[in-house]
RNA sequence: AGGCUCGUAGCUCAGUGGGAGAGCGCCUCUCUGACGCAGAGGAGGUCGGCGGUUCGAGACCGCCCGAGCCUACCA
Numbered sequence: 001a002g003g004c005u006c007g008u009a010g011c012u013c014a015g016u017g018g019g020a021g022a023g024c025g026c027c028u029c030u031c032u033g034a035c036g037c038a039g040a041g042g043a044g045g046u047c048g049g050c051g052g053u054u055c056g057a058g059a060c061c062g063c064c065c066g067a068g069c070c071u072a073c074c075a
Base pairs, nucleotide, nucleotide: 001071002070003069004068005067006066007065010024011023012022013021018055026042027041028040029039030038048064049063050062051061052060
């Protein structure tokens, strides 16, 4: 330098055009002598950024940024 894959909640991830979600974690309450477990409820998101297509984009297209892998070049 080129190619491929990926970027969604604190972490790990699902979601391939019409509701932004799951598990774990966090907070409150119940339970307990207390902790844990269990039960109930809750908070937490510019969906990496910008632009485009579309009635409508997390999902499609372009560019950029970042991470990983492979190839090539230099030494």
Annotation
Model confidence (mean pLDDT): 85 of 100. Predicted 3D model of a 75-nucleotide RNA (transfer RNA) from a Candidatus Rokuibacteriota bacterium. It was read from a public genome assembly. Its Rfam family is "tRNA". Gene Ontology term of the family: triplet codon-amino acid adaptor activity. The organism belongs to Candidatus Rokuibacteriota, within Bacteria.